Two RNAs folded together computationally: RNase P RNA and transfer RNA, 426 nucleotides in total.
The prediction has a mean pLDDT of 78.
It holds a member of the Rfam family "Bacterial RNase P class A".
RNA sequence: UGAGGGUCGCCGGCGAGCCGUAAGGAUCGUCGGAGGAAAGUCCGAGCUCCGCAGGGCAGGGUGCCGGGUAACGCCCGGGCGUCGCAAGGCGACGGAAAGUGCCGCAGAGAGCAGACCGCCGAUGGUCCUUCAGGGGACACAGGCAAGGGUGAAAGGGUGCGGUAAGAGCGCACCGGGCCGCUGGUGACAGGGGUCGCAUGGUAAACCCCACCCGGAGCAAGGCCAAGUAAAGGACGAGGGGUAGCCCGCCCCGCUCGAGUCCUGGGUAGGCCGCUCGAGGCCGCCAGCAAUGGCGGUCCUAGAGAAAUGACCCUCCGCCGCCACGGCGGCGACAGAACUCGGCUUAUU
RNA sequence: GGGGCCGUAGUCUAGCCUGGAUAAGGCACCAGCCUCCGGAGUUGGGUAUCCCCGGUUCAAAUCCGGGCGGUCCCGCCA
Numbered sequence: 001u002g003a004g005g006g007u008c009g010c011c012g013g014c015g016a017g018c019c020g021u022a023a024g025g026a027u028c029g030u031c032g033g034a035g036g037a038a039a040g041u042c043c044g045a046g047c048u049c050c051g052c053a054g055g056g057c058a059g060g061g062u063g064c065c066g067g068g069u070a071a072c073g074c075c076c077g078g079g080c081g082u083c084g085c086a087a088g089g090c091g092a093c094g095g096a097a098a099g100u101g102c103c104g105c106a107g108a109g110a111g112c113a114g115a116c117c118g119c120c121g122a123u124g125g126u127c128c129u130u131c132a133g134g135g136g137a138c139a140c141a142g143g144c145a146a147g148g149g150u151g152a153a154a155g156g157g158u159g160c161g162g163u164a165a166g167a168g169c170g171c172a173c174c175g176g177g178c179c180g181c182u183g184g185u186g187a188c189a190g191g192g193g194u195c196g197c198a199u200g201g202u203a204a205a206c207c208c209c210a211c212c213c214g215g216a217g218c219a220a221g222g223c224c225a226a227g228u229a230a231a232g233g234a235c236g237a238g239g240g241g242u243a244g245c246c247c248g249c250c251c252c253g254c255u256c257g258a259g260u261c262c263u264g265g266g267u268a269g270g271c272c273g274c275u276c277g278a279g280g281c282c283g284c285c286a287g288c289a290a291u292g293g294c295g296g297u298c299c300u301a302g303a304g305a306a307a308u309g310a311c312c313c314u315c316c317g318c319c320g321c322c323a324c325g326g327c328g329g330c331g332a333c334a335g336a337a338c339u340c341g342g343c344u345u346a347u348u
Numbered sequence: 349g350g351g352g353c354c355g356u357a358g359u360c361u362a363g364c365c366u367g368g369a370u371a372a373g374g375c376a377c378c379a380g381c382c383u384c385c386g387g388a389g390u391u392g393g394g395u396a397u398c399c400c401c402g403g404u405u406c407a408a409a410u411c412c413g414g415g416c417g418g419u420c421c422c423g424c425c426a
Base pairs, nucleotide, nucleotide: 002315003314004313005312006311007310008309010033011032012031013030014029015028016027018025019024035333039344040343042342043341044340045339046338047217048216049215050214054247055246056245057244059213060212061211062210063209064078065077066076067075068074079093080091081090082089083088094208095207099206100205101202102201103200116148117147118144119143120142123141124140125138126137127136128135129134156174157173158172159171160170161169175197176195177194178193179192181190182189183188221272222271223270224269231263232262233261234260235259238252239251240250241249242248265425266424267423279298280297281296282295283294284293285292286291316331317330318329319328320327321326349422350421351420352419353418354417355416358375359374360373361372368406377393378392379391380390381389399415400414401413402412403411
């Protein structure tokens, strides 16, 4: 999510006279007649009926902190993370150190791992050499985890030292764990000490923790009227409620039969629910804000297979052309059905 | 108006809960054999944006969110 006006229609309320025994009918006048999403029905409520002694187990939902609200999975503010030079944007953002599962293929090794290529030759071994001390070769035992390779992921990172080669092995900085302190309501932040570092990912896997949650829906539900075959058949000893289950509790029934299912029948008429409401607008105040309080003011579709439309004029917005005077085109998505608060989706 | 279920080759289904790389099966279809030809039979084969978009994850038909489409049920009385 166009503004104003005119003409002709459509729907509804009210009024007037007319027609009609009545129900009602048409006419005239007057007033009113879609949305920001009326949509999806995804959340949260009001309202209505049913249910509810109580307890337990399931199930579902939400998930940083504080606030707002009738309530919420919404909104506001803040924290943290992340992207960006910045303004700012985005974030399903509790726990992987309670436990369990999974991590295909590849790869040596995929979870308290591992050695394929590679590096080494300190130690042991074999051999060569030297008068000896020693020197050298091999890579057999072995040492290593730097570099390569596999992978989404390989048990902190960078640098220096160190070493046979290496490695938090040592050190500095960064990161991380733990313990105080300070600030903050809190999430958290800052700084200090300490520990060479010990615990990869996945919870939109089971799960754990904290909090929340009865069920159905206006075809809810209530009143009245009309009408019948207030019917027939099958099953049947249990059934129903506690709206998933159990304990417990309650109700109905056991052949004079509860209940369930099937085939039929009647009627699809009227009234209420129904639109005044967590309402709209304006102002002031409180608050960073969401929002709240107070005062004033307004009443604005109620309904059924269902009205809300068409044309014209002026203006507005956008686009195109232009002789800068204008001219032409376009104006979407869609559409009430008990009512609100949100979200999402559609839409120049 | 309200509520439930579903979407996988042409078609009907499985797989989805519990994620793992070629998505399985029947019918249909195509080709070969058989037959004079066809049918039947037999052998082999192709055919999938797993409705669409986004997210979680190393990895999605499968889990989560949003959308689209289809289908079924629900009036009152006795």